[in-house]
Order: sequence, then structure tokens, then C1' cells
RNA sequence: GGCCCUAUCGUCUAUCGGCUAGGACACUGCCUUCUCAAGGCAGGAAGCGGGGUUCGAUUCCCCGUAGGGCUA
Repeated sequence: GGCCCUAUCGUCUAUCGGCUAGGACACUGCCUUCUCAAGGCAGGAAGCGGGGUUCGAUUCCCCGUAGGGCUA
């Protein structure tokens, strides 16, 4: 240089065009306990950037950025 894959809460991830974006762990509050842990209930928190397609985009297309793989 060429080709391919990936990018979503703090972390790991689900979501093949209808999203009010789900779950686990973590975090916060409450309950429980003499206290802690464990357990229960509740809560906050996310689509890499820019364009396009579409009634509607996290999803499809293009460019870029970052990471990974194969190859010369």
C1' cells in the first nucleotide's frame, strides 16, 4: 500500500428500518441486619464524526477517525 472485520451507558454486551435503545456487573438511594457482606426494591447513565437513502436510521450506503486481522 491492498483487502476484510469492529466501534452502543463507567465496563461487558443485546438490538437484521418503527427506539420511550434492553440486560449483566459497577454506581446511587431505600428496605433488611447490632454492623458489614449477601439478598430485595427503585434510580441515573450510551449509538465514534460528517454526509446520503428513507415517512422513519443504532441498523442500509459513502467519506473520515480509531482499534484489530490477513497479505505484498